[in-house]
Molecule: transfer RNA
Organism: Thraustotheca clavata
RNA sequence: GGCGAAAUAAAGUAAAGGUAACUUAUCAGGCUCAUGAUCUGAAUAUGUAGGUUCGAAUCCUACUUUUGCCA
Numbered sequence: 001g002g003c004g005a006a007a008u009a010a011a012g013u014a015a016a017g018g019u020a021a022c023u024u025a026u027c028a029g030g031c032u033c034a035u036g037a038u039c040u041g042a043a044u045a046u047g048u049a050g051g052u053u054c055g056a057a058u059c060c061u062a063c064u065u066u067u068g069c070c071a
């Protein structure tokens, strides 16, 4: 330099164009003499900017970052 892929919570992953979910972790409470285990609850997210649409994590375009192959 050429052709692709990916970007969602602190971490790992889901999500027919229609309220963004699950597990682990964190915090608070219950239980316990106490810790652990276990139960309940809470907080934290769609990479950026536009477009299409009644409605976009999802479709289209550009950019940013990471990554694979080729040279």
Stems, first nucleotide, its partner, number of pairs: 001070007010024004018054001026042005047063005